This is a predicted structure of a 71-nucleotide RNA (transfer RNA) from Histiona aroides. Rfam family: tRNA. It is annotated as a transfer RNA. Gene Ontology term of the family: triplet codon-amino acid adaptor activity. NCBI's taxonomy places the organism under Eukaryota, Discoba, Histionina, Histionidae, Histiona.
RNA sequence: GGCUGCGUAACAUAGUGGUAAUGUAGUAGACUGCAAAUCUAUAAAUAGCGGUUCGAUUCCGCUCGCAGCCU
Numbered sequence: 001g002g003c004u005g006c007g008u009a010a011c012a013u014a015g016u017g018g019u020a021a022u023g024u025a026g027u028a029g030a031c032u033g034c035a036a037a038u039c040u041a042u043a044a045a046u047a048g049c050g051g052u053u054c055g056a057u058u059c060c061g062c063u064c065g066c067a068g069c070c071u
Stems, first nucleotide, its partner, number of pairs: 001070007010024004018054001026042005047063005
C1' cells in the first nucleotide's frame, strides 16, 4: 500500500427495516443474629458523520478504532 471481517450497557453475548433482549456486575429493598446464597425492584448501550426510506442497530458511502490475510 491492497483486501476481508468486526464495533450494541462496566463486562460477555443476541437482535436480517417497525417497542433494543439475556446473563454477570452496580444500586435499593426483603430474608438472616451478622453474612453468603436466594427473591423483588431499578439505572445504564447501538463508534462518528452523511445518504436511502413513512420509519435504520439493521441497507449504502466516507471517517475512526480493533483483528486478520497478501505484498